A computed fold for a 75-nucleotide RNA from a Candidatus Saccharimonadota bacterium, annotated as transfer RNA.
[in-house]
Parts: sequence; C1' cells; structure tokens
RNA sequence: UGGGGCGUGGCCAAAUGGUAAGGCAGCGGUUUCUGGUACCGAAGAUUGUAGGUUCAAGUCCUACCGCCCCAGCCA
Repeated sequence: UGGGGCGUGGCCAAAUGGUAAGGCAGCGGUUUCUGGUACCGAAGAUUGUAGGUUCAAGUCCUACCGCCCCAGCCA
C1' cells in the first nucleotide's frame, strides 16, 4: 500500500430495510443471624465517526477511525 472480516449498554451478544432481544455484571427487594446461592423488580444504547439513498437504515452506498487476517513493498 492492496484485498477480506469485524466495530451494537460496563462485558458478552441477537436483530428478513419496518423503528434496538437476551445473558452476565452493577442497583433495589424477598429469603438468611450475616454473606453466598435462589427468586422477583427497576434502570441502563440515539448501534465507531461524518455524509448519502429511502416514507423508513444497526442493516444498503461513500469517506474516514480502530482492531484482526492474508498478500505485497522498503529496510
């Protein structure tokens, strides 16, 4: 430098273009002498950034940023 893949709550991780699941952690509660376990509940995301297409974009297109893989170049 070229090609490919990935980026979604603190972490992991879903979402035929139709308006963001679930789990863990954390918080509150029940249970317990206390803690853990178990059970119940509430909250937490404008989806890496900026544009574009569309009635509608996490999803499609463009550029950029970061990570990983392959190839190449220089030394």

Its mean pLDDT, the model's own confidence on a scale to 100, is 83. Its Rfam family is "tRNA". Rfam links the family to the GO term triplet codon-amino acid adaptor activity.